[in-house]
This is a predicted structure of a 384-nucleotide RNA (Bacterial RNase P class A) from a Pseudomonadota bacterium. Model confidence (mean pLDDT): 79 of 100.
RNA sequence: GGAGUCGGCCUGGCAGUCGCCGCGCCGCGGGGCCGCGAGGCCACCGGGCGGGGAGGAAAGUCCGGGCUCCACAGGGUACGGUGCCAGGUAACGCCUGGGCGGCGCGAGCCGACGGAAAGUGCAACAGAGAACAGACCGCCGAACGGCGCCGCAAGGCGCGCGUGGCAAGGGUGAAACGGUGCGGCAAGAGCGCACCGCGCCGGUGGCAACACGCGGCGGCACGGCAAACCCCACCGGGAGCAAGACCGAAUAGGGACGCGAUGGCGUGACCCGCGCCGCGUCCGGGUUGGUCGCUGGAGCCCGCCGGUGACGGCGGGCCUAGAGGAAUGACUGCCGGCGGCCGGAAGGCCGUCACAGAACCCGGCUUACCGGCCGACUCCGCAC
Numbered sequence: 001g002g003a004g005u006c007g008g009c010c011u012g013g014c015a016g017u018c019g020c021c022g023c024g025c026c027g028c029g030g031g032g033c034c035g036c037g038a039g040g041c042c043a044c045c046g047g048g049c050g051g052g053g054a055g056g057a058a059a060g061u062c063c064g065g066g067c068u069c070c071a072c073a074g075g076g077u078a079c080g081g082u083g084c085c086a087g088g089u090a091a092c093g094c095c096u097g098g099g100c101g102g103c104g105c106g107a108g109c110c111g112a113c114g115g116a117a118a119g120u121g122c123a124a125c126a127g128a129g130a131a132c133a134g135a136c137c138g139c140c141g142a143a144c145g146g147c148g149c150c151g152c153a154a155g156g157c158g159c160g161c162g163u164g165g166c167a168a169g170g171g172u173g174a175a176a177c178g179g180u181g182c183g184g185c186a187a188g189a190g191c192g193c194a195c196c197g198c199g200c201c202g203g204u205g206g207c208a209a210c211a212c213g214c215g216g217c218g219g220c221a222c223g224g225c226a227a228a229c230c231c232c233a234c235c236g237g238g239a240g241c242a243a244g245a246c247c248g249a250a251u252a253g254g255g256a257c258g259c260g261a262u263g264g265c266g267u268g269a270c271c272c273g274c275g276c277c278g279c280g281u282c283c284g285g286g287u288u289g290g291u292c293g294c295u296g297g298a299g300c301c302c303g304c305c306g307g308u309g310a311c312g313g314c315g316g317g318c319c320u321a322g323a324g325g326a327a328u329g330a331c332u333g334c335c336g337g338c339g340g341c342c343g344g345a346a347g348g349c350c351g352u353c354a355c356a357g358a359a360c361c362c363g364g365c366u367u368a369c370c371g372g373c374c375g376a377c378u379c380c381g382c383a384c
Stems, first nucleotide, its partner, number of pairs: 001380010012335007020053002023050004028046003031042004055355001059366002062364005067240004079236005084098005099113001100111004114231002119229002121225002136170002138166003143163003146159005178196006197220001198218005203212003244292004254283006263277005299318008336353007
C1' cells in the first nucleotide's frame, strides 16, 4: 500500500421564524360555583410564561415474559413446540463458552446437530440391480454336458455351444453392501494377511457433549431419509389494555314493598281469584360518557469487584413521549457528508442526505436502511 474478518457506536449539527401534542404555573378575557356585598374558589374555553415531545429498527407480530381477567385437586391421553453438552437469564426457539461436522491459506463463518442393531414406510429419472440387491458390457473355463482333435486304452488338449462360476474393470445414479497393497484363484472375492477405516467391550482425560498414534475382541455384521409416521427426553391452561377496575346520566326496561271513594281492560256464563294499566318509596344491572390502568422500569449512565464469556454483585448519579385514531412538522441561513458541473488553483454553483413513525410494558429474533466513526485481528506485496 492492497484485500478481507469480527465487535462496538452514531443516524446530520447550530441559529431564526411559523405551527402541532401533553404537562406545570399565572388568573389577563370569557364561563361555572359560593357570597347581600367587597370578594373568594374552580381551571372548562381562549391567552401568556416555562419546560418536555419517536427509533435503531418504534416495523413483521415470529418466539419468550411481566400485568389483567377467566378456568383449574392430582395424574394420564390427545395436540403443539423444542432437540449435541454445560452455563446465563424472569423466561425463551435468545445469548455465551465448549464438542462434533462442513467451508475458508487465514482472521473467521455456517449447521432442526437426539434415536435408523423398536416397528411401519419412502427413494422420481437413469440403471442389470435401491436393501439382507444385482449381472448390461465384461472376466473365467475349475465342475457337468456337447462338439472337435490326439491316444490301443486310461486319459489329455482345444472350442466357449448349453448348464455354469465371478463381481476385479467399464457403465447408471444423489446414493451400488469398506479402501490400498501383497498373497491366493480357472477367474475372482475379507477368501487369507498387513495397514487404514468400522463396530463392540474395557481403560484414561473431561461436570458433560466428546476425545485418545491407549488395550483387547470381531473379517465387517449395522447403507440413506425421522423438515415421513414414529420412539425418547423436556416444555406448554385460555384470552388479551377493545385485558380489566371504578364512577355513573337523560331515557328505556327489571325487581321488592305499599296505596287506591276500590277505577279501566283481559280471562270467564258469573263471583272470588289471577294478569296488565296508575301512583309512591326503595333496590340492584346495563348503554352514552368520564376516571384509572398509563408508564419509575427484569430502567439508563459511570466506577469497582467476581467470571474466559454471556452475565452477576456492590456503590454513586439520573428521570427520559405517554393523549385520542393519536402530536413530534415546515421554511430560511450557516456548517458538514455524498454526487455532478465550472475553474490553473483557492474556491463557486446545482442537486441530494436513507430506512422508517411510539399506542400496556419489557427481553429477543428477523426484515428494511443514506452515510460515517472507533477498536481488535488475518492474508498478500514492497521497503528498512

A source record names the gene rnpB.
NCBI's taxonomy places the organism under Bacteria, Pseudomonadati, Pseudomonadota.
Its Rfam family is "Bacterial RNase P class A". Rfam links the family to the GO terms dimeric ribonuclease P complex, ribonuclease P activity and tRNA processing.